A computed fold for a 387-nucleotide RNA from an uncultured Myxococcales bacterium, annotated as Bacterial RNase P class A. The model forms 94% of the base pairs in the Rfam consensus. Model confidence (mean pLDDT): 76 of 100. Its Rfam family is "Bacterial RNase P class A". Its family is annotated with tRNA processing, dimeric ribonuclease P complex and ribonuclease P activity in the Gene Ontology.

[in-house]
RNA sequence: GCAGAGGGACAGGAGGCCGCGGGGGCUUUUGCCCUCGAGGAAAGUCCGGGCUCCGCAGGGCAGGGUGGUCGGUAACGCCGACCGGGGGUGACCCCAGGGACCAGUGCCACAGAGAACAUACCGCCUCGCAGCGCUUGCGCUGCGCGGUAAGGGUGAAAACGUGAGGUAAGAGCUCACGGGUCGCGGCGGUGACGCCGCGAUCGGCAAACCCCACCCGGAGCAAGAGAAACAGGGGGGGCCGGGGAAACCCGGCCGGGCGGCCCGUUCGGAAUCCCCCCGGGUCCUCGCUCGAGGGGCAUGGCAACAUGUUCUCCAGAGGAAUGGUCUCCACCGCCACCCGGGCGACCGGGUGGAGGAACAGAACCCGGCUUACGGCCCUCUGCACCU
Numbered sequence: 001g002c003a004g005a006g007g008g009a010c011a012g013g014a015g016g017c018c019g020c021g022g023g024g025g026c027u028u029u030u031g032c033c034c035u036c037g038a039g040g041a042a043a044g045u046c047c048g049g050g051c052u053c054c055g056c057a058g059g060g061c062a063g064g065g066u067g068g069u070c071g072g073u074a075a076c077g078c079c080g081a082c083c084g085g086g087g088g089u090g091a092c093c094c095c096a097g098g099g100a101c102c103a104g105u106g107c108c109a110c111a112g113a114g115a116a117c118a119u120a121c122c123g124c125c126u127c128g129c130a131g132c133g134c135u136u137g138c139g140c141u142g143c144g145c146g147g148u149a150a151g152g153g154u155g156a157a158a159a160c161g162u163g164a165g166g167u168a169a170g171a172g173c174u175c176a177c178g179g180g181u182c183g184c185g186g187c188g189g190u191g192a193c194g195c196c197g198c199g200a201u202c203g204g205c206a207a208a209c210c211c212c213a214c215c216c217g218g219a220g221c222a223a224g225a226g227a228a229a230c231a232g233g234g235g236g237g238g239c240c241g242g243g244g245a246a247a248c249c250c251g252g253c254c255g256g257g258c259g260g261c262c263c264g265u266u267c268g269g270a271a272u273c274c275c276c277c278c279g280g281g282u283c284c285u286c287g288c289u290c291g292a293g294g295g296g297c298a299u300g301g302c303a304a305c306a307u308g309u310u311c312u313c314c315a316g317a318g319g320a321a322u323g324g325u326c327u328c329c330a331c332c333g334c335c336a337c338c339c340g341g342g343c344g345a346c347c348g349g350g351u352g353g354a355g356g357a358a359c360a361g362a363a364c365c366c367g368g369c370u371u372a373c374g375g376c377c378c379u380c381u382g383c384a385c386c387u
Stems, first nucleotide, its partner, number of pairs: 001383008010374001012329007020037007039359001043370002046368005051220004063216005068082005083097001084095004098211002104209002106205003121152002123148003127144008160178006179202010224286003233278006239252005253269006293312008331356002334353008
């Protein structure tokens, strides 16, 4: 220098002017002052929890999810360390990573003879028949009955791999070495597992059904709680007795006025109206942001993380604020000029000008994952070159 691998912090800064949302204070016609005001992903809404209501959950069925081990955590499908397998020259990365004999079923496209109680297309071999040749019991050719998975060919995959023995030719048929799986024993490890020995065995697929182990009640802040005015719904009351055909009269009762109270007197006793009660919805208020919170330090731990201590308060809107503009500084390249270096391509510095500056916007709150995205820094790896 080029090509990579892993990780970290950041997401421009300062000021002026005009604005917006929350809180507080002073004035109260109205304004003024102080203070706080998005993110690493606020996103996708994919997992896990808190919280709320329904419900009461003990068991079973159905359904869904997870799947190496040991830890971490409120919990997880997340995180850490380790184990096993795979990829890369390497830094390092990836894995739904339980069970495919000792439950059962199923699938393996295309090609190929055959894709799983194996298969015979070519080839190889024994035997039989026919033809030809001659060296007369052999060779070649063709056909047929069989044997054969060594070789060819197909395929992602052909019934463990290599070698030797064996055989008519062959074959785990036998042997040696090697690989995988399972079981038993010994040693090491908390464990997954590793090493050694013995024995058995050998296609793949369980993000196919299924089996095993473990986990899961449902709905979600439009959860849920309080609750007006007006309108509307439901219920109750708004007089009783006598006479009279009725208007009305008499007596009583209730409510109001006069009145401190009684008596008295007066007014009223109305059904498209008035009063009371009940229940529902809406405006509105709460839920609402101090929380598994954040920063520092110490201790324990390889780590994830935990414990202790100290400092700190960091949006709470409700069609939804967090913005606009100007100046300066910082960053990034571009253009022009000047200076220095170099034979040169070019490099370094200065001045000026026009620009650029990503993804993206909280909505009950947290822990994750995934996706989007800008430049910077640190460590490490491989290759090439120089000293």